Record summary:
This is a predicted complex of two RNAs, RNase P RNA and transfer RNA, with 429 nucleotides together. It holds a member of the Rfam family "Bacterial RNase P class A". About the family: Ribonuclease P (RNase P) is a ubiquitous endoribonuclease, found in archaea, bacteria and eukarya as well as chloroplasts and mitochondria. The family's RNA type in Rfam is ribozyme.
RNA sequence: GGAGUAUCCAAUCCAGCCGCCGGCGCGCGAGCGCGGGAGGAAAGUCCGGGCUCUACAGGGCAGGAUGCAGGAGAAAUUCCUGCGGGUGCGAACCCAGGGAAAGUGCCGCAGAAAAGCAAACCGCCGCGGGCGACCGCGGUAAGGGUGAAAAGGCGGGGUAAGAGCCCACCGGCCGUCAGGGGAACCUGCGGGCCUGGCAAACCCCAUCCGGAGCAAGGUCGAAUAGGGAAGGUUGAGGCGGCCCGCUGACUUCCGGGUACGACCGCUCAUUCCCGUAUGCAAGUACGGGGUUAGAUAAAUGGCUGGAGGGAGCGUUUUCGCUCUUUACAAAACCCGGCUUACUGGGUGCUCCGAGC
RNA sequence: GCCGCCUUAGCUCAGUUGGUAGAGCAACGCUUUUGUAAAGCGAAGGUCCUCGGUUCGAAUCCGAGAGGCGGCU
Numbered sequence: 001g002g003a004g005u006a007u008c009c010a011a012u013c014c015a016g017c018c019g020c021c022g023g024c025g026c027g028c029g030a031g032c033g034c035g036g037g038a039g040g041a042a043a044g045u046c047c048g049g050g051c052u053c054u055a056c057a058g059g060g061c062a063g064g065a066u067g068c069a070g071g072a073g074a075a076a077u078u079c080c081u082g083c084g085g086g087u088g089c090g091a092a093c094c095c096a097g098g099g100a101a102a103g104u105g106c107c108g109c110a111g112a113a114a115a116g117c118a119a120a121c122c123g124c125c126g127c128g129g130g131c132g133a134c135c136g137c138g139g140u141a142a143g144g145g146u147g148a149a150a151a152g153g154c155g156g157g158g159u160a161a162g163a164g165c166c167c168a169c170c171g172g173c174c175g176u177c178a179g180g181g182g183a184a185c186c187u188g189c190g191g192g193c194c195u196g197g198c199a200a201a202c203c204c205c206a207u208c209c210g211g212a213g214c215a216a217g218g219u220c221g222a223a224u225a226g227g228g229a230a231g232g233u234u235g236a237g238g239c240g241g242c243c244c245g246c247u248g249a250c251u252u253c254c255g256g257g258u259a260c261g262a263c264c265g266c267u268c269a270u271u272c273c274c275g276u277a278u279g280c281a282a283g284u285a286c287g288g289g290g291u292u293a294g295a296u297a298a299a300u301g302g303c304u305g306g307a308g309g310g311a312g313c314g315u316u317u318u319c320g321c322u323c324u325u326u327a328c329a330a331a332a333c334c335c336g337g338c339u340u341a342c343u344g345g346g347u348g349c350u351c352c353g354a355g356c
Numbered sequence: 357g358c359c360g361c362c363u364u365a366g367c368u369c370a371g372u373u374g375g376u377a378g379a380g381c382a383a384c385g386c387u388u389u390u391g392u393a394a395a396g397c398g399a400a401g402g403u404c405c406u407c408g409g410u411u412c413g414a415a416u417c418c419g420a421g422a423g424g425c426g427g428c429u
Base pairs, nucleotide, nucleotide: 001352002351003350004349005348006347007346008345009344010343012307013306014305015304016303017302018301020037021036023034024033025032026031039328043339044338046337047336048335049334050333051213052212053211054210058244059243060242061241063209064208065207066206067205068082069081070080071079072078083097084095085094086093087092098204099203103202104201105198106197107196121144122143123140124139125138126137127136128135129134152170153169155167156166157165171194173191174190175189177188178187179186180185217264218263219262220261227254228253229252230251231250237247238246239245271290272289273288274287275286276285277284278283308325309324310323311322312321313320314319357428358427359426360425361424362423363422366381367380368379369378375412384398385397386396387395405421406420407419408418409417
């Protein structure tokens, strides 16, 4: 210098003027004064909660989610540290990472055979026939061929030829086995000889989950009128899948009226920052400090000047002049995460090249 | 704002336990006709919205994104 990887930070600032949306104060009122006003993702709505209503949420079935160990956390498709597997030269990154010797199913085409106490196309071996090319019967899964995958791999013995048929090594499985570790797991020993893949196929096992969502829900007000039809205390309707169970008088439709009215919910909350202690870390404990966006067709904008940043030119530098001020995007009940979009910078580490 | 659904040929749609994707209409060529339509025959046309993952293999299963449609005071 280049390439890469992990992590963190920032998202211009100040003043004035003119507007926009809330708050407080003054004023009879028009209005005036003071102070506040977007984000790291406010987004997607993918998870989890708070909150509200529904039986203060009950039992069962169905359905759904999660799936190595330990820890953190209110919880989580969250985070941290490890274990195992995979990718990369490496720093590092990724894993829906339980069960395929419970059961069922699938494995197209090709191939003899795709999972059974299986299978013989070529080849090899034996026997029989034939003058012969060859044919028939039997044995054989070592070799060839097919396939993503061929019934453990490889070497030796053995055999008519072969085969875990036997043996050594390796891999895998199993064990009231031994040692280490808190655990996942690792190392070793022994055993029988081996039991293909797919569970992001059904399923089994373990753990968890009732449903709906702030257009939840509540208060006030405007309009009005009441009527007709059907069903209903022999149980309508509700409990947003079904049954049990609970509840218990209205429900649905037709037609008519009215104000897409007001207020509450509404913003301080499982919060943020700093220090100390503790922990590998995520975090936790203690102490101190900080914190007014709340709109409802939806405000947070524009102009001018200065500072800062960036680019270009001049200059040996200091500096001067000119231009520019940019990305993704903007709250809508509130939090914790994840994911996606996107600009610039810092730091740690890795690899490559060059120089000293 | 909240909730639900869809995306396959130019258009409208099929596509099941994952194994080379079809139908109708349109468009194109040929036949028929003096010519056109209708009819008959033929051939073409697809990154199955995009990107990842699982699998030997994905339109199909899983995740993320994009676009579109509908419902809720």